Predicted 3D model of a 1528-nucleotide RNA (small-subunit ribosomal RNA) from a metagenome. The sequence is in RNAcentral, with records from SILVA. It matches the Rfam family "Bacterial small subunit ribosomal RNA". Its family is annotated with ribosome and structural constituent of ribosome in the Gene Ontology. Its mean pLDDT, the model's own confidence on a scale to 100, is 83.

RNA sequence: AGAGUUUGAUUCUGGCUCAGAACGAACGCUGGCGGCGUGGAUAAGACAUGCAAGUCGUGCGGAGGAAAAUGGAUAGCAAUAUUCAGUUUCCUUAGCGGCGGAAGGGUGAGUAACACGUGGGCAAUUAGCCGCGAAGAUUGGAACAACUUGCCGAAAGGCGAGCUAAUGCCGAAUGUGAUUCCCGGGCGGCAUCGUCUGGAAAUCAAAGCUGGGGACCGUAAGGCCUGGCGCUUCGCGAUAAACCCGCGUCCUAUCAGCUAGUUGGUGAGGUAAUGGCUCACCAAGGCGAAGACGGGUAGCUGGUCUGAGAGGACGACCAGCCACACUGGAACUGAGACACGGUCCAGACACCUACGGGUGGCAGCAGUCGAGAAUUUUUCUCAAUGGGCGAAAGCCUGAAGGAGCGACGCCGCGUGGGGGAUGAAUGGCUUCGGCCCGUAAACCCCUGUCAUUUGUGAACAAACCUUUUCGGUUAACAGCCGAAAAGCUGAUAGUAGCAGAAGAGGAAGGGACGGCUAACUCUGUGCCAGCAGCCGCGGUAAUACAGAGGUCCCAAGCGUUGUUCGGAUUCACUGGGCGUAAAGGGUGCGUAGGUGGCCGGGAAAGUUCGGUGUAAAAGCUCCAAGCUUAACUUGGAAAUGUCACCGAAAACUUCCUGGCUUGAGGAUUGAAGGGGAGACUGGAAUUCUCGGUGUAGCAGUGAAAUGCGUAGAUAUCGAGAGGAACACCGGUGGCGAAGGCGAGUCUCUAGGCAAUUCCUGACACUGAGGCACGAAAGCUGGGGGAGCAAACAGGAUUAGAUACCCUGGUAGUCCCAGCUGUAAACGGUGCACGUUUGCUGCGGGCGGAAUCGACCCCGUCCGUGGCGAAGCUAACGCGUUAAACGUGCCGCCUGGGAAGUACGGUCGCAAGACUAAAACUCAAAGAAAUUGACGGGGGCCUGCACAAGCGGUGGAGUAUGUGGCUUAAUUCGAUUCGACGCGAAGAACCUUACCUGGUCUUGACAUGCAAGUAGUAGAAGCCUGAAAGGGCGACGAGGUAGCAAUACCAGCUUGCACAGGUGCUGCAUGGCUGUCGUCAGCUCGUGUCGUGAGAUGUUGGGUUAAGUCCCGCAACGAGCGCAACCCCUUUGCUCUGUUGGCUUUCAGACGAGAGUCUGAAGUGUUCUGAGCAGACUGCCUCAUCUAAAUGAGGAGGAAGGUGGGGAUGACGUCAAGUCAGUAUGGCCCUUACGACCAGGGCUGCACACGUACUACAAUGCCCGGCACAAAGGGAAGCAAUACCGCGAGGUGGAGCCAAUCCCAAAAACCGGGCCCAGUUCAGAUUGUAGUCUGCAAUUCGACUACAUGAAGCCGGAAUCGCUAGUAAUGGCGCAUCAGCUACGGCGCCGUGAAUACGUUCCCAGGCCUUGUACACACCGCCCGUCACAUCAUGAAAGCCGGCUGCACCCGAAGUCGCCACGCCAACCCGCAAGGGAGGCAGGUGCCGAAGGUAUGGCUGGUGAUUGGGAUGAAGUCGUAACAAGGUA
Repeated sequence: AGAGUUUGAUUCUGGCUCAGAACGAACGCUGGCGGCGUGGAUAAGACAUGCAAGUCGUGCGGAGGAAAAUGGAUAGCAAUAUUCAGUUUCCUUAGCGGCGGAAGGGUGAGUAACACGUGGGCAAUUAGCCGCGAAGAUUGGAACAACUUGCCGAAAGGCGAGCUAAUGCCGAAUGUGAUUCCCGGGCGGCAUCGUCUGGAAAUCAAAGCUGGGGACCGUAAGGCCUGGCGCUUCGCGAUAAACCCGCGUCCUAUCAGCUAGUUGGUGAGGUAAUGGCUCACCAAGGCGAAGACGGGUAGCUGGUCUGAGAGGACGACCAGCCACACUGGAACUGAGACACGGUCCAGACACCUACGGGUGGCAGCAGUCGAGAAUUUUUCUCAAUGGGCGAAAGCCUGAAGGAGCGACGCCGCGUGGGGGAUGAAUGGCUUCGGCCCGUAAACCCCUGUCAUUUGUGAACAAACCUUUUCGGUUAACAGCCGAAAAGCUGAUAGUAGCAGAAGAGGAAGGGACGGCUAACUCUGUGCCAGCAGCCGCGGUAAUACAGAGGUCCCAAGCGUUGUUCGGAUUCACUGGGCGUAAAGGGUGCGUAGGUGGCCGGGAAAGUUCGGUGUAAAAGCUCCAAGCUUAACUUGGAAAUGUCACCGAAAACUUCCUGGCUUGAGGAUUGAAGGGGAGACUGGAAUUCUCGGUGUAGCAGUGAAAUGCGUAGAUAUCGAGAGGAACACCGGUGGCGAAGGCGAGUCUCUAGGCAAUUCCUGACACUGAGGCACGAAAGCUGGGGGAGCAAACAGGAUUAGAUACCCUGGUAGUCCCAGCUGUAAACGGUGCACGUUUGCUGCGGGCGGAAUCGACCCCGUCCGUGGCGAAGCUAACGCGUUAAACGUGCCGCCUGGGAAGUACGGUCGCAAGACUAAAACUCAAAGAAAUUGACGGGGGCCUGCACAAGCGGUGGAGUAUGUGGCUUAAUUCGAUUCGACGCGAAGAACCUUACCUGGUCUUGACAUGCAAGUAGUAGAAGCCUGAAAGGGCGACGAGGUAGCAAUACCAGCUUGCACAGGUGCUGCAUGGCUGUCGUCAGCUCGUGUCGUGAGAUGUUGGGUUAAGUCCCGCAACGAGCGCAACCCCUUUGCUCUGUUGGCUUUCAGACGAGAGUCUGAAGUGUUCUGAGCAGACUGCCUCAUCUAAAUGAGGAGGAAGGUGGGGAUGACGUCAAGUCAGUAUGGCCCUUACGACCAGGGCUGCACACGUACUACAAUGCCCGGCACAAAGGGAAGCAAUACCGCGAGGUGGAGCCAAUCCCAAAAACCGGGCCCAGUUCAGAUUGUAGUCUGCAAUUCGACUACAUGAAGCCGGAAUCGCUAGUAAUGGCGCAUCAGCUACGGCGCCGUGAAUACGUUCCCAGGCCUUGUACACACCGCCCGUCACAUCAUGAAAGCCGGCUGCACCCGAAGUCGCCACGCCAACCCGCAAGGGAGGCAGGUGCCGAAGGUAUGGCUGGUGAUUGGGAUGAAGUCGUAACAAGGUA
């Protein structure tokens, strides 16, 4: 620090996801040790049991116990024992009393608040204990517990009577002093005032306990003296607390108004104290958009986590504050509470009960149940630290210190170290060679941490206290204070540590391995099982599932889940945006608010700087130190505020004040304009009415029909009615804020612009709310209604057509009054101001010069357009009219869908508008641009593509292939073009792969190893059998080495490796092939342009068969294709010269002759085969604006513009075809899916299709005659002459291994017949008889003869081939092959046409361009209803909860007030009785919790039914959108 994911690819926008860190965690697997931390987050649910707050006898009276001494009594001789009495000492402690139970400890329910934080105030306060200081402590009295006794009660407990003490309670005195009031003074402040001081008056205190003691008094106690503790009053301090204030402190406006003690005043009460805190009266205020009131949520903070920071989230442990203590209410006591382990009341719950009544409160420490994913021991000790009480010893202390449990976290350590290669074995992989695990192990040598064991063995401890000594104080050797010495005290713990011993011995797992993200293979599985954080894996070769081996990462842990921050600049203060991605309000006016020109003066709120205070400790950071290290702990430093106060500065902002004119406004003059409102007027046109003329149609459409018309339409002329709209001008021209505004005139009226520079003097900009305006449609009421025209009707179209088209037609459109308030209300661009190169139009002013002039020209201001610089932008584009650069203000956005929907609210007559979510769901949705592809888009061009022609197919019969059917099998493959006379250039057996049956098992075939074998290899012949096979078998070999023995080979048998497979996968492959297409394309290097995909080049202008060539050009070159080079053919030349050709000559033979044949010589015209030449737009003319390329024509030439034909097939496409031609990965079979054999099948036939042949006839058929080829083939061959047969053919065999011989021509032509007929056409079918091949023609061959003589008379829709030696037509040859189904295929020659105007249309293709929501690319994409399933949600008659408001009723406890006839010790009066003061019980009044009644509000759950929504491989109907998407 980034990465993955939208696309074919790209850039951007934008969401989702990941890598990091953290946690009071939980879960899974695993688990050696130690240290330090940490552990009920849920049910503030309920709690058994134990403990958590007591202490003081030096406050008090008792009670109990013990001991001692004295005296008495009893027993005993006595010691002694027992007992009684009072005394003394010690111990214990129920009660009274004091202090403490308000601290410590727990929890976070409530609380949005002065609760908390921070900083202040208190001139408005309090205080027990503590410290310092001042003063005092005199004198009386009456009770109540305990105790005794009576009674009630189950208990808890209570009542009555009697006795009693105090540091308990009460009276009086004193008054340093305090308080109140009055009168003065000083000082100070903040308004009330504060403070110090003087005087006068009134009121107000107290308690003792204990230690010691020389003189004096006293019988004693004691007085007295002296300490300590305690008490009273006051002042100060320390510490703690109360109250008040500024600022800060969550979400929600779908909560907008709230408030009657409310806000203030006066007076009173109350409080420690201010205050509506409370009350009476008076006034009517107070709060709120800077968010009151309401709702939701929440303890706050130091801090913690994260982050670069700013921030964000959180508030466990530790620390500060607050709140609470079963729920609600209340007060008492007290310095302090409205009180966790106190009281009273009410309620719920639980327990005890004798049913009458009582008791309880773990959110203290342990522990239990419950709920939960989940959170520990019913432990030890007060040794330390701290707290309470006490004079102290001491007691208490679940505070605390320790231990235990939990890998919950952080930190540390270990599970060994070194050597060790036959690189062992197992395992895994393998290309079978080997490689990996791997020095890893074994083995050898060491070490001894931790654990184990044996021993030793701590620190934390110093005080208090006791004793002794010394010093000080003192009258004092008491006491007290200080110092020193000694003594006492350890829960943890026999722990840590240390030492010894033994032995590598006891100690490693978890996750991951497709990318992100470090790490790869095998096997299994086969869209199954499963994985998955995102993208996505899995449908037979899965690095993604599962297992294994290996590897990687962490490590006593590792993963998963959850949560927070980060990445996310994805709420943007730092640090984002709004033309098209989400996003500018429809427009203006204007309130609050925000912001604001120039020059002075002042102030100092903001601002800046300095100082002071504070910002607790802990934490973080830095530096040290202590535990062996670290974690941890300790010390020091530093740091931390939008804080407070003081001081300084005055640039900027602000405030006050004085001025200015440039912003803004006003004035005057002038011109322009569909700006607005009202009134009036006008002509053209449509329609209608009336009248005239006139006759059969009109209208309408792609074509029609509905409609109108003989009752006279349309057309035409005239007259009239009525409504609406205003042609031409008219224009990216004008005006207006926008919506919008268009005939003319008049009236009223708003705004802008220019010129003048006269006035005001910042008066400005923006603008949340608010107000106004606001197209069309719509609504209400009243008019109006010509045309047009939703709805509706009819006619067409169509599969349908509730549409598009046509004929009609009502609301509406128009006017008046009112409502609605929305639009793609768009420049998809808020308003204002300033700055920043230009060019060029148009509209409106003004000026200059010049002129006759208002023209032209130049300048300037305003408006409105086009193109473009810089700059901006993701790009497109914008560009002085900014989307540039800046400023101010407003509005709006934060993934797609659900949804601009639901609910709530406001508005509206309604329709509806405004405001505006969530659940759920997806990993995208989107913008711009790129390359393709496509379009019922455009342009250009080509092709037997159409057209023009010729001949076919589709109809018939047959052949052949295919589908289908059939079958034991009908083997397999090929299936639009580009499968179907295709693989197959030849299925009777074989082929053959299929079926049935019979057989073989190292095999029909190859190689290797091992063992065995010797009449071995071979083999006539025999038996069985359909054959294969099985069983015999006379006879009978060989090679290499060696002298030989022998060994090896070859052979056979057996066994093991293996062979074999036309079994599967062409979607695992190679190779080959088809197709687009012989179409002209496809690319690259460098450069340039672009952020990039990409573009350019290759586009453009011409031209070509051609990306062929030329010109131009940010391109320049190049490659694969095109062309050419190659072959055949056409001409010539040279050479060649037999077996070919020729004929002149000679010889011979034959013949009447022409002539033929044979032989010899000759020749170079044909021919054969070689080699050259030739054709290149080279020449001429014309054409294209010029030029070139090129085209047209011509000359010459055998041939002319690639002369004709062939071979040759770019990058690629179709997962095209082929595993059955061969090769080949993987899978499968192995006495069979291999191999052999016989027979059958591939030939099967209701049917359908393709390709052919033969025909349907007279341009023909039949018969006879007769002529002319090329290219091929020939030895298991071609075969002549001859003979036989009607013929197929047979006999026979000359010649020929071929320019020699043979196979070997037909149409044409000549002559004759047929005469338009199912025929002398056609030949299927069938019968008979044959021929040939072959082992064999039954299934299942070809041919021949005779006989038979079917359909068919030119073929529907549709469709194919062909542009010249072509089509058409005629025959010939060859391959395969024994033969043949060949009518097929491949070649050859003969005869030999017609037509092309042209490119509108069909098809295919090429180039450019355009649109696109397509990219599997239009056979694309995609929308809505319906049907089914699932999910969440709205409405709903209601029903059930929670919270809460208002009104009223009842009213506990309790404070306060009143009454108090009942009761009462202290004080007063009184001899007393009694009375008074004061108080209490009781009663009563206000308030008052819980409860009740009634009625509202908010919120949640549920609900028959119902609404839409989302999602779901293959449902239905259509085809709305994307191309002009077929009606933009």